[in-house]
Context: one part of a larger RNA
RNA sequence: UGACGGGGACCCGCACAAGCAGCGGAGCGUGUGGUUUAAUUCGUCGAAACGCGAAGAACCUUACCAGGGCUUGACAUGCACCGGAAAGCGGCGGAAACGUCGUCCUCCCGCAAGGGAUCGGUGUGCAGGUGUUGCAUGGCUGUCGUCAGCUCGUGUCGUGAGAUGUUGGGUUAAGUCCCGCAACGAGCGCAACCCCCGUGGCAUGUUGUAUCACUCAUGCCAGACUGCCGAGAGAAACUCGGAGGAAGGCGGGGAUGACGUCAAGUCAGCAUGGCCCUUACGUCCUGGGCUACACACACGCUACAAUGGCCGGUACAACGGGUUGCCAAACCGCGAGGUGGAGCUAAUCCCUUAAAGCCGGUCUCAGUUCGGAUUGCAGGCUGCAACUCGCCUGCAUGAAGCCGGAGUUGCUAGUAACCGCAGGUCAGCACACUGCGGUGAAUAUGUUCCCGGGCCUUGCACA
Numbered sequence: 001u002g003a004c005g006g007g008g009a010c011c012c013g014c015a016c017a018a019g020c021a022g023c024g025g026a027g028c029g030u031g032u033g034g035u036u037u038a039a040u041u042c043g044u045c046g047a048a049a050c051g052c053g054a055a056g057a058a059c060c061u062u063a064c065c066a067g068g069g070c071u072u073g074a075c076a077u078g079c080a081c082c083g084g085a086a087a088g089c090g091g092c093g094g095a096a097a098c099g100u101c102g103u104c105c106u107c108c109c110g111c112a113a114g115g116g117a118u119c120g121g122u123g124u125g126c127a128g129g130u131g132u133u134g135c136a137u138g139g140c141u142g143u144c145g146u147c148a149g150c151u152c153g154u155g156u157c158g159u160g161a162g163a164u165g166u167u168g169g170g171u172u173a174a175g176u177c178c179c180g181c182a183a184c185g186a187g188c189g190c191a192a193c194c195c196c197c198g199u200g201g202c203a204u205g206u207u208g209u210a211u212c213a214c215u216c217a218u219g220c221c222a223g224a225c226u227g228c229c230g231a232g233a234g235a236a237a238c239u240c241g242g243a244g245g246a247a248g249g250c251g252g253g254g255a256u257g258a259c260g261u262c263a264a265g266u267c268a269g270c271a272u273g274g275c276c277c278u279u280a281c282g283u284c285c286u287g288g289g290c291u292a293c294a295c296a297c298a299c300g301c302u303a304c305a306a307u308g309g310c311c312g313g314u315a316c317a318a319c320g321g322g323u324u325g326c327c328a329a330a331c332c333g334c335g336a337g338g339u340g341g342a343g344c345u346a347a348u349c350c351c352u353u354a355a356a357g358c359c360g361g362u363c364u365c366a367g368u369u370c371g372g373a374u375u376g377c378a379g380g381c382u383g384c385a386a387c388u389c390g391c392c393u394g395c396a397u398g399a400a401g402c403c404g405g406a407g408u409u410g411c412u413a414g415u416a417a418c419c420g421c422a423g424g425u426c427a428g429c430a431c432a433c434u435g436c437g438g439u440g441a442a443u444a445u446g447u448u449c450c451c452g453g454g455c456c457u458u459g460c461a462c463a
Stems, first nucleotide, its partner, number of pairs: 001463002004459002007457002010454004015447002019411005026302008034293002042053002064288007073126001077125008088103006107116003128277002131275003137271002139266003142262001144260001149188006155164003168179003194254004199222007225248001228242005304404001308363007320351003325344002330339003370401001375396007417439007
C1' cells in the first nucleotide's frame, strides 16, 4: 500500500422486509450427471455450466461407431511428361461410394508445326487433420457491474515503500455538484451528445382516408431548463411542496460496460506458435449412433378445476414475413388437408378468423363433461426416404395428479400475473429463443438481520 475480520461508522441494490405469482410433489418436453453401448462425437461445471455452443441431429449436418472404398487425395497451387474439351448418357458388379466396359462430342490462335485456356492421368514439391496444448497466443465473450470508481502531470510531504490530490462538511443515481483544504490541473469512466416511446406545430399525401377534416404515414421543428412561486438549509450545491404543462426534477425504455479481477470461457466459429498423424488421426460412401434408460439434478410446458370445463353467438391489436415465396374467393373433406387459381417484388395482395374478453346455454363438486399422459386403429403433410427417429388430424383409450417437505426463484407499474400473435432457424419439425401487442394488480412501516457492493476508519501472526 492492499487483501481480510463472526471490528466500527455511513450509504446503496427486489439484498432483506411487505406483497403477488411460482419452482421443489404429478405427467410430459428439453439440457446435464450417471449408467449402458460397437458408438451413445466434443466442449461448458459455484455465483458467471446444465431450453448453454445448437437461430431447429431422419440422410445431410456429423466431428462418433461398424462395414465397404481412395491415396497428389474431397479442396489449393507450382513444375515435368502424356492425353483429351470438361461434362453427359448407357451396360455390368455393388448398399452406395467406387470399379469396369462402351457411347457421345469437341474450345481459341495458326496453312502447318506448335502454342494457349480448361480437364483427366503419371510423377514430384505438397495438400489435409473438428488430432493435442485456451497454462504458448490473437480475436471475441462472460463476470464483479452501468458498480462509481481507476489513474496521470507538476508541486509539496516522507530516508524510503509511498502519501497528498481522490481525505473532510454537505449533496447526488453518480469522484454529481457545492464549500473547505498543500495542493493546482488533467485523462479514462459518470452525465450529455445517438435511437425508440409520450405532447404540439409546420410541410408533404400514395398504396392509407368514400370526400374535407380527424386518425394515420414520412420528415423537420418546438417543448423541460429546478426556468417560475413558496419553504428548508448561516452561504452554496441541493432537498421538499406548489403553479402552469402532454410530460417535472435523470419523463419511460434502449444502445453505451473505466483501470482491472477470475492462468474465467473458447485451438470445435475463425486465425495462430509448438507438438503429433501422412495408403491415415486424411478423404468418400452405406447403415447405425448423437433420440439408449434402474436412476439423480437443472430449466420449462400442462394440470390438479366452478374467477372453471364444454357449446353457440359476438368485439377489439401490434411487431413482423412473403417470388425456388405468401397464398385469396369458390369447391371437396368431420378434420389435418386437398382441388383451385385471383392478387401480390407489397401502407395496395396474402400470411391474418388474435386469444383472454363480452352475451346466452349447459355441467353442480364428482378423480368428474376436471386432467390429459399412455396405447390401438384409421388418415394427412414434408421429404429420395419418417422402422430405429418427424409433425399434424379423426375415432377409441383414458394414467398420475385434489395445490406440493426441507428449501428456493422472479418481480416496484403499464411492472408482475394472465392471454394470444409474429419472426429467425427451417424441405419438414418449437412447450425453446427473440420480439409484439391485449387485460392488468398487490405491496414497500423500514434497514435490525441474510447476500452483494461503495466510501472512511481500526486491528492484523496474510501478500

A computed fold for a 463-nucleotide part of an RNA from an uncultured bacterium, annotated as small-subunit ribosomal RNA, 3' major domain. It matches the Rfam family "Bacterial small subunit ribosomal RNA".